Transfer RNA from a Spartobacteria bacterium, 76 nucleotides, folded computationally.

RNA sequence: GGGGACGUAGCUCAGUUGGGAGAGCGCCGCAAUGGCAUUGCGGAGGUCGUGGGUUCAACUCCCAUCGUCUCCACCA
Numbered sequence: 001g002g003g004g005a006c007g008u009a010g011c012u013c014a015g016u017u018g019g020g021a022g023a024g025c026g027c028c029g030c031a032a033u034g035g036c037a038u039u040g041c042g043g044a045g046g047u048c049g050u051g052g053g054u055u056c057a058a059c060u061c062c063c064a065u066c067g068u069c070u071c072c073a074c075c076a
Base pairs, nucleotide, nucleotide: 001072002071003070004069005068006067007066010025011024012023013022019056027043028042029041030040031039032038049065050064051063052062053061
């Protein structure tokens, strides 16, 4: 330098024929218990890496860019 994969909640991840942003764990509250553990119910938490474009509408399609991993090439 070229190719590929990945980037979504605090953590691990799902979500691609374009239309509701979600799960588990964690966190907060309430109930059950004498208390703890535990279980149930409820809640908070997101610029979907970043910038632009297409579209009535983008996590999703296109372009650029940043980061991580990986393969190839080059130099030594």

Model confidence (mean pLDDT): 81 of 100. NCBI's taxonomy places the organism under Bacteria, Pseudomonadati, Verrucomicrobiota, Spartobacteria. It matches the Rfam family "tRNA". Rfam classes the family as a transfer RNA.